This is a predicted structure of a 74-nucleotide RNA (transfer RNA) from an uncultured Clostridia bacterium.
It was read from a public genome assembly.
The coordinates come from a structure-prediction model, not an experiment, and the mean pLDDT is 81.
Its Rfam family is "tRNA". It is annotated as a transfer RNA. Its family is annotated with triplet codon-amino acid adaptor activity in the Gene Ontology.

RNA sequence: GGAGGUAUUGCACAGCUGGUUAGUGCGCAUGCUUCACAUGCAUGAGGUCAUAGGUUCGAGCCCUAUUACCUCCA
Numbered sequence: 001g002g003a004g005g006u007a008u009u010g011c012a013c014a015g016c017u018g019g020u021u022a023g024u025g026c027g028c029a030u031g032c033u034u035c036a037c038a039u040g041c042a043u044g045a046g047g048u049c050a051u052a053g054g055u056u057c058g059a060g061c062c063c064u065a066u067u068a069c070c071u072c073c074a
Base pairs, nucleotide, nucleotide: 001073002072003071004070005069006068007067010026011025012024013023019057028044029043030042031041032040050066051065052064053063054062
């Protein structure tokens, strides 16, 4: 220099063919249970869906550029 992949809550990830409120597990907080802890159960908080544009009635999803990381070629 060229090609490809990944980016979603603190962590690991889902999100199907673009459609109504963005979810799951772990973790965290509160409550119940216990003499207490653990386990179990319930409730809750926490997300500019990497950044900036574009397409569309509507974008986590499609398109373009950029950034970070990973892989391959030279």